The RNA shown here (TPP riboswitch aptamer (THI element)) has 103 nucleotides and comes from Pilibacter termitis. Model confidence (mean pLDDT): 76 of 100. The RNAcentral record of the sequence draws on Rfam and Ribocentre. Lineage of the source: Bacteria > Bacillota > Bacilli > Enterococcaceae > Pilibacter. It matches the Rfam family "TPP riboswitch aptamer (THI element)". Rfam describes the family as follows. Vitamin B(1) in its active form thiamin pyrophosphate (TPP) is an essential coenzyme that is synthesised by coupling of pyrimidine and thiazole moieties in bacteria.
[in-house]
Parts: sequence; structure tokens; C1' cells
RNA sequence: AAUAUUCACAAGGGGAGUUCAUUCGGACUGAGAUUAGCGUAUGCUUAGACCCUCAACACCAGAACAAGAUAAUGCUUGCGUUGGGAUGUGGUCAAUUCGUUUU
Repeated sequence: AAUAUUCACAAGGGGAGUUCAUUCGGACUGAGAUUAGCGUAUGCUUAGACCCUCAACACCAGAACAAGAUAAUGCUUGCGUUGGGAUGUGGUCAAUUCGUUUU
């Protein structure tokens, strides 16, 4: 000096589904299912909360996927160590490696 870990700051990335005769309400999963506006639209924009930032847990694609379950759904598992996917700075620090100096 470099690298695990971990903390702070800054910057960046991301999704918002299923369902009920009760709809300014409730049920399911989840960290998160929200606010306001525009639109013919399964779309776009705004704000907030939340999650994630090198990665076998953010998220997307494959996928109108497969099996199982459910009132129903990407609900669960598989696919999957799959292919993509957004990072800098300053501290902390186990162990190791490299370099320099001295003896």
C1' cells in the first nucleotide's frame, strides 16, 4: 500500500401485484402494493415510504414458463452458481500478500 468485515457521507438503481356481494373499507403475499396529475391505453409524469448498488435475496428478461397450492395471483418451489442489472469518497479492521527502510 492492497484486499474480508463494518460505519458514515454523497451519488445512483428499482417495483408497486392478486382479490371481496361490504369499495373513503377489508382479505393474501411482501421490505414495499402509497399520493397527485395527464391519457384511448395493461401507458406516462410527480411526490413519499421502502428495498438495493457487483450480486446464488433490489429489480428485469426467459415467461402467456413448469410442478404444486389457492377464492385468486410471479402464492410457494423449480428454472437459477442462468443472462442482464445501479458506486464513489473517507473512516474501521481480522488475516494475508507486496514494497520500502533499519539491524